[in-house]
Context: one part of a larger RNA
RNA sequence: UGACGGGGGCCCGCACAAGCGGGGGAGUAUGUGGUUUAAUUCGAAGCAACGCGAAGAACCUUACCAGGUCUUGACAUACCGCGCAAAAGCACAGAGAUGUGUAAUAGUUAUGGCGGAUACAGGUGGUGCAUGGUUGUCGUCAGCUCGUGUCGUGAGAUGUUGGGUUAAGUCCCGCAACGAGCGCAACCCUUGUCUUUAGUUACCAGCAUUAAGUUGGGGACUCUAAAGAGACUGCCGGGGAUAAACCGGAGGAAGGUGGGGAUGACGUCAAAUCAUCAUGCCCCUUAUGAUCUGGGCUACACACGUACUACAAUGGCGUAUACAGAGGGCAGCGAAGCAGCGAUGCGGAGCGAAUCUCAGAAAGUACGUCUCAGUUCGGAUUGGAGUCUGCAACUCGACUCCAUGAAGUCGGAAUCGCUAGUAAUCGCGGAUCAGAAUGCCGCGGGGAAUACGUUCUCGGGCCUUGUACA
Numbered sequence: 001u002g003a004c005g006g007g008g009g010c011c012c013g014c015a016c017a018a019g020c021g022g023g024g025g026a027g028u029a030u031g032u033g034g035u036u037u038a039a040u041u042c043g044a045a046g047c048a049a050c051g052c053g054a055a056g057a058a059c060c061u062u063a064c065c066a067g068g069u070c071u072u073g074a075c076a077u078a079c080c081g082c083g084c085a086a087a088a089g090c091a092c093a094g095a096g097a098u099g100u101g102u103a104a105u106a107g108u109u110a111u112g113g114c115g116g117a118u119a120c121a122g123g124u125g126g127u128g129c130a131u132g133g134u135u136g137u138c139g140u141c142a143g144c145u146c147g148u149g150u151c152g153u154g155a156g157a158u159g160u161u162g163g164g165u166u167a168a169g170u171c172c173c174g175c176a177a178c179g180a181g182c183g184c185a186a187c188c189c190u191u192g193u194c195u196u197u198a199g200u201u202a203c204c205a206g207c208a209u210u211a212a213g214u215u216g217g218g219g220a221c222u223c224u225a226a227a228g229a230g231a232c233u234g235c236c237g238g239g240g241a242u243a244a245a246c247c248g249g250a251g252g253a254a255g256g257u258g259g260g261g262a263u264g265a266c267g268u269c270a271a272a273u274c275a276u277c278a279u280g281c282c283c284c285u286u287a288u289g290a291u292c293u294g295g296g297c298u299a300c301a302c303a304c305g306u307a308c309u310a311c312a313a314u315g316g317c318g319u320a321u322a323c324a325g326a327g328g329g330c331a332g333c334g335a336a337g338c339a340g341c342g343a344u345g346c347g348g349a350g351c352g353a354a355u356c357u358c359a360g361a362a363a364g365u366a367c368g369u370c371u372c373a374g375u376u377c378g379g380a381u382u383g384g385a386g387u388c389u390g391c392a393a394c395u396c397g398a399c400u401c402c403a404u405g406a407a408g409u410c411g412g413a414a415u416c417g418c419u420a421g422u423a424a425u426c427g428c429g430g431a432u433c434a435g436a437a438u439g440c441c442g443c444g445g446g447g448a449a450u451a452c453g454u455u456c457u458c459g460g461g462c463c464u465u466g467u468a469c470a
Stems, first nucleotide, its partner, number of pairs: 001470002003467003007464007015454002019418004026309008034300002042053002064295007073120001077119002079116004089102005122284002125282003131278002133273003136269001138267001143182006149158003162173003188261004193229007203218002207216002232255001235249004311411001315370007327358003332351002337346003377408001382403007425445006
């Protein structure tokens, strides 16, 4: 100087408390451990691994296994030679890779094709404890430093401590310090109010018109999207050290950082990644490279994590009916109409989309029914019949219909999230994607309770103290 303390002081955070809802019990989905296996590819490991890499494993992917094949190679550059072809197409053999045969036409003179030899290619082989790059984490915590000066023999100290204050090393005052840098804040995006400009594909007050903003028309309103305005403790009062701030009030759409996001200092964990990529060294080179078919990654006594669905009446079911936002669409979205109980099929209008379409929002509301039961709750499981995608749904897809109707009656110890348009609840969209979400990323609808307080638990910041630790 740090680190640590079941030392002290001050302060903060859904850290506790106050509340609301969960997980832990059940079934299923998914990841992991373990076990099994020819293989169940590899990585991730307290917080910070475990719906994680994977924004999507039937083949492919694929890295794993079994078997069939190739050896200058599936891919790159260089050299030599050979034809005028090769490839595609067709026929045969084969599980396929591949091999054999082959007419005509088109086409190109080397930059294309085939063959050969050698340099080499190739490696998702090892080492993340050799590395770059990227990332997580403490933590959006308020800290981390430097120059000059001063003090100290020196390591170092000072500044950065102190008194206040703040979300903040934020600001003020004081002070052997005076300044400065990286962080904080602001500048950026979005949302909340208004104005101006502009009205098509958006809108419709008044005037006509219609089944319908449908059409004429309008430029008010909504909205769209560009430019501005607006909030700064600016104003008033209190109190404070005449300071910074703080408390209350006015005006205002908004008030003291208005809400949300992006933004992550010096560093810590030899943290993660050699399997995104790049890369040193080591290793393989008729194989640890390449290719094909099939299988596996989907196994299942069990254990754990994360979710979904429930156990019902604030509910289930039936009929009728209302209101979003944000997105996607051409190898695409696909309307009307018709068929089917339905998944879906036929159909093909319109739309590269404020125009057309996905698209019916759901919870809600109205009426009816069920009357507390393992039920008209719950839907697992299984049987049957189908639809769709795709060479192909056996291993191993999703969906539909009929039948079946398991566990489950609110969950032990211990434990998680959340402070407001939040939690809980309801549906909608997107990426990936042929198909395949209860996951992920977004969107809106309706919409709470509680916070006395900081003694305690956890984490963190500052000062100080002790130390046989570095």

RNAcentral holds the full RNA, with entries from ENA. A computed fold for a 470-nucleotide part of an RNA from Erysipelothrix rhusiopathiae, annotated as small-subunit ribosomal RNA, 3' major domain. Rfam family: Bacterial small subunit ribosomal RNA. Lineage of the source: Bacteria > Erysipelotrichia > Erysipelotrichales > Erysipelotrichaceae > Erysipelothrix.